RNA sequence: GAAUGCUUAGCUCAGUCGGGAGAGCACUUCCUUCACACGGAAGAGGUCAAGGGUUCGAGCCCCUUAGUAUUCA
Numbered sequence: 001g002a003a004u005g006c007u008u009a010g011c012u013c014a015g016u017c018g019g020g021a022g023a024g025c026a027c028u029u030c031c032u033u034c035a036c037a038c039g040g041a042a043g044a045g046g047u048c049a050a051g052g053g054u055u056c057g058a059g060c061c062c063c064u065u066a067g068u069a070u071u072c073a
Base pairs, nucleotide, nucleotide: 001072002071003070004069005068006067007066010025011024012023013022019056027043028042029041030040031039049065050064051063052062053061
């Protein structure tokens, strides 16, 4: 320098064929306990990497940029 993949909650990751943004762990409150842990119930937490485009509608499609991984030179 080139090609390809990845970027979604604090962490690890789903999200199918474009229409409701989610799971586990973690966090907060409550129940349970003398107390802690375990267990149960409820809740908070998101610029879907950034910008632009297509579309009635984009996490998803297209382009550019950034970061990261692999391969090639």
Overview
This is a predicted structure of a 73-nucleotide RNA (transfer RNA) from an uncultured Bacillales bacterium. Its Rfam family is "tRNA". The family's RNA type in Rfam is transfer RNA. Rfam links the family to the GO term triplet codon-amino acid adaptor activity. The sequence was found in a public genome assembly. Its mean pLDDT, the model's own confidence on a scale to 100, is 82.